[in-house]
Context: one part of a larger RNA
């Protein structure tokens, strides 16, 4: 050097399973509920099946009675018309008894006694007789018919999962009969309500992982790199309107502040003088403007117009913005001229659907109409603001699928804020004395053991804390060795330098690493090694499915809260290492 054999399990990010954690998908399933929308079921009411009679309440029509009081006036005059007569032995006046109404004055009625009268025309009145007749009105009694509601009752619909009889092997079956109930119940149609019992679905995005928080449209400034534009969960603020004058025009004016003077009057009130280019003011944030004013005041007005529009600016588009000029009818101005809102830039919402007004348009044979079009206008915190629907919340540790190292948790990497260590300066402490030992305020590094940041390999899998076993390395050294300084007398120490050869605990508690305690030791080092080591072991903890407590939640369920329980697979091909044999 070549070829074996027996071992071991450190590596081949070993094998196995398109990661179950995490995120994503306008994926799925199941569960919940005061998510949305439905459906079953229950229930309300009406009609049908569904009939008789009676009572009662209300309404309509009709018949028949009653009823009607301002004041003047015989007195309780409803209206209008006709008419001079009407009622009465078929019992008038008057009286007695009783009922009803009542404005307490009377009206009306039943019965009895009675035995021949009573009323009108006449006086008062806007209106003249209930003397008589007719048609009505107000209020009201009563009868009939119809309608509506309620109650009671009946039996013949209907019901009986009551009895008996017949059929029959028998039936919770059929028929007969009887009984009970009864126009109810049940059922059908329509209708209002309740309705996770059931069903279909929804439950946004951005995001230095996701969730929680915040944000989502528009305006102004910076970032923005002297054209425009330009991102971030970068730094600051505003808007979701206001105004019939705060608009148009014509004319006029100049502010803030300071100094001086002036009754009450003061730092600032109103008044006078001087200085005063903008520091004032601008309806509202900021920026850019504005004194020739766009700022302030007054007069007259309504252009805060109708129909257009050359030409431009910005935008992917939808669209937004600027605009001379023409026609019409005007306002102000002597005129020239200005005026299609406001110093400018925010003050907002597409389409569909529908409302209102107008209109020469269309009008299903024709004429109309219905309906539609066109013009004007109205209804959205559709604010997740280019707006998925008119209409929508949650749980999953019982979960599933498709994907992602486009994105988190472990480990690694980068970084090194934090952390550990070292150094510089030296105010001060140290009786005195900065530096024996310390060392403020600050500064400079090193390390890569902490907590983080980033999200670079790995999600078609890199097994995660602690223990056991076995280690190996660094040295910023715990012991043992050698030294310097000392605020080292000695014994002990302190601090720094050199040094990694060897060594560096057993128990109690806890899953613990750590820590506390007990007792030893020369000492009981600090770290790295995928927080070394699960194809070496364990499985107490964490981190599935069961269950419970506390808390939260209406609930399904949830909790770096607790508690009991809970399957750890791999026969070694290669490399490495240990042992051994042959050539």
């Nucleotide at each position: 050097c070549c070829c074996g054999c027996g071992g071991u399990c450190a590596g081949a990010c070993g094998g196995a399973a398109a990661g179950a954690c995490c995120c994503c998908g306008u994926g799925c399933a199941c569960c919940u509920u005061u998510a949305c929308u439905g459906c079953a079921a229950c229930u309300u009411u009406g009609c049908a099946c569904u009939g008789g009679c009676a009572u009662u309440a209300g309404g309509a029509u009709u018949g028949u009675g009653a009823u009607g009081c301002g004041u003047a006036g015989g007195a309780u005059a409803g209206g209008u018309g006709g008419u001079a007569g009407g009622c009465u032995u078929u019992g008038a006046a008057a009286c007695c008894u009783g009922g009803g109404c009542u404005c307490u004055g009377g009206c009306u009625u039943a019965g009895g006694u009675g035995g021949a009268g009573c009323c009108g025309u006449c006086c008062u009145u806007g209106a003249a007789a209930u003397a008589c007749c007719a048609c009505c009105c107000u209020u009201u009694g009563u009868g009939a018919u119809c309608c509506u509601g309620a109650u009671g009752u009946c039996u013949a619909a209907c019901a009986c999962c009551g009895g008996c009889c017949u059929c029959g092997a028998a039936a919770c079956g059929a028929g007969g009969u009887u009984g009970u109930g009864g126009a109810c119940c049940a059922u059908g149609c329509a209708u209002g309500g309740u309705g996770g019992g059931c069903a279909g679905u929804u439950u946004g995005a951005c995001u230095g992982g996701g969730g929680c928080g915040g944000u989502c449209g528009c305006c102004u400034c910076c970032c923005a790199a002297a054209g425009a534009g330009u991102a971030a969960c970068g730094g600051a603020g505003g808007c979701g309107c206001g105004c019939g004058a705060u608009g148009g025009u014509a004319g006029g004016c100049u502010c803030a502040a300071g100094c001086c003077g002036g009754u009450c009057g003061g730092a600032a009130a109103u008044c006078g003088g001087c200085u005063g280019u903008u520091g004032a003011g601008u309806g509202c944030a900021a920026u850019g403007g504005c004194a020739c004013a766009a700022g302030c005041c007054u007069g007259c007005c309504u252009g805060a117009c109708u129909g257009c529009a050359a030409g431009g600016u910005c935008g992917a588009c939808g669209g937004a913005c600027c605009a001379a000029g023409c026609a019409g009818a005007g306002u102000c101005g002597a005129a020239a001229g200005a005026c299609g809102g406001u110093c400018a830039u925010a003050g907002u919402g597409a389409u569909c659907c529908g409302g209102u007004g107008a209109u020469c348009c269309c009008g299903a044979g024709u004429g109309g109409a219905a309906g539609g079009g066109u013009c004007a206008u109205c209804g959205c915190u559709c604010a997740a603001c280019g707006g998925a629907u008119a209409a929508a919340a949650g749980g999953u540790a019982c979960g599933c699928c498709g994907g992602g190292g486009a994105u988190a948790a472990c480990a690694g990497g980068c970084u090194g804020a934090u952390c550990g260590c070292a150094c510089c300066c030296a105010a001060g402490c140290g009786u005195c004395c900065a530096u024996a030992g310390c060392g403020a305020c600050g500064g400079u590094g090193c390390g890569g053991u902490u907590u983080g940041g980033c999200a670079c390999c790995u999600c078609g899998a890199u097994g995660u804390c602690g223990g056991c076993u076995c280690a190996u390395c660094a040295c910023a050294u715990c012991c043992u060795g050698g030294g310097g300084c000392u605020g080292u007398a000695g014994c002990c120490g302190g601090u720094c330098c050199c040094a990694a050869g060897g060594g560096u605990a057993u128990g109690g508690c806890u899953g613990u690493u750590c820590g506390c305690c007990a007792u030893u030791u020369a000492a009981a080092g600090u770290g790295g090694u995928a927080c070394g080591u699960g194809a070496g072991c364990u499985g107490g903890g964490u981190u599935u499915a069961g269950a419970a407590c506390g808390u939260c939640g209406u609930g399904a369920g949830a909790c770096a809260g607790u508690u009991c329980g809970g399957u750890c697979c791999c026969u070694a091909u290669c490399u490495g290492c240990c042992g051994u044999g042959g050539g």